[in-house]
RNA sequence: CGAGUAAGUCGGAUGAACGCGGGUAGCGAUACCUGAGGAAAGUCCGGGCUCCGCAGGGCAAGGAUGCCGGCUAACGGCCGGUGAGGGCGACCUUAAGGAUAGUGCCACAGAAAUAAACCGCCGCGAGGCGACUCGCGGUAAGGGUGCAACGGUGCGGUAAGAGCGCACCGGCGGGCGGGAGACCGCCCGGCCAGGUAAACCCCAUCCGGAGCAAGGCCGUAUGGCAGCUAUGGGCGGCCCGUCCGCUGCUUUGGCCGCUGGAUUUGACCGGCGACGGUCAAACAAGACAGAUGUUCAUCUAUUACAGAACCCGGCUUAUAGAUUUGCUCGAUCG
Numbered sequence: 001c002g003a004g005u006a007a008g009u010c011g012g013a014u015g016a017a018c019g020c021g022g023g024u025a026g027c028g029a030u031a032c033c034u035g036a037g038g039a040a041a042g043u044c045c046g047g048g049c050u051c052c053g054c055a056g057g058g059c060a061a062g063g064a065u066g067c068c069g070g071c072u073a074a075c076g077g078c079c080g081g082u083g084a085g086g087g088c089g090a091c092c093u094u095a096a097g098g099a100u101a102g103u104g105c106c107a108c109a110g111a112a113a114u115a116a117a118c119c120g121c122c123g124c125g126a127g128g129c130g131a132c133u134c135g136c137g138g139u140a141a142g143g144g145u146g147c148a149a150c151g152g153u154g155c156g157g158u159a160a161g162a163g164c165g166c167a168c169c170g171g172c173g174g175g176c177g178g179g180a181g182a183c184c185g186c187c188c189g190g191c192c193a194g195g196u197a198a199a200c201c202c203c204a205u206c207c208g209g210a211g212c213a214a215g216g217c218c219g220u221a222u223g224g225c226a227g228c229u230a231u232g233g234g235c236g237g238c239c240c241g242u243c244c245g246c247u248g249c250u251u252u253g254g255c256c257g258c259u260g261g262a263u264u265u266g267a268c269c270g271g272c273g274a275c276g277g278u279c280a281a282a283c284a285a286g287a288c289a290g291a292u293g294u295u296c297a298u299c300u301a302u303u304a305c306a307g308a309a310c311c312c313g314g315c316u317u318a319u320a321g322a323u324u325u326g327c328u329c330g331a332u333c334g
Stems, first nucleotide, its partner, number of pairs: 001330010012299007020035006037305001041316002044314005049211004062207005067081005082096001083094004097202002102200002104196003118143002120139008151169006170192002172189007215256004223250006232244004263282008
């Protein structure tokens, strides 16, 4: 320098003017403070909180999860490993329990899809001059079909064959050793009949239901809304505003829940890590038609995806552009 790989960060800035939500102070005018995100999104998973159910526990049904160990309030999440697969490598992927508990299925082809003789090979018998034909039996080595054919390759062996014997490989079982465990290593035994559980099923673990439109308080009148218009009345010169009155309609209303919390930031300590602990500091949206905007100037300037609605932890998806670090492979120079 090029090609990769893993993990991040920022994602318009500053100033001015005019606005909007919330808070504090004030009789008021007004002043000051504060005001979206890494995903606020999808609402997929798990919790808090609330109400309902429930003595407590168990069983059944249904659902979810499924290698091992750990983290966590919890999880289907995360971290670290094991096995398997991919890459020269850094590294990446993995719905990864059980197929001797039982049942089902395996299209087409093929004799046969589970305990298989179609062709072929071999033996015996019969027939035929002979080529050969027929019958009985043996054989899974070869051919053929198929995604898959009763462990694979080779040597021996045999009438021909066959784990029938042997070597290596794969599986299964047993023993010993290592590891917390998944699992790994070595030795022994020919013990060797497929696949499929994102088919039913079996085993283990977990799960009561609904959700902030949850739910609670106040209120049936001194409530809410609308109207009064060349003035309904008071305050006031008028408008606006506010109080009172009258008429009509209406229960539509107001307050809480609501944001200080498994919180955020920093330092230190423990841990490979997820994470945990101690100390210090900070308070950082809280609306209900719902604010967070517009214009101008400068920065090369058109600015991505997108916008809170009870809160929190994850997952997934979207994202213009800018930028940092570790590591790997290759080339070149010293």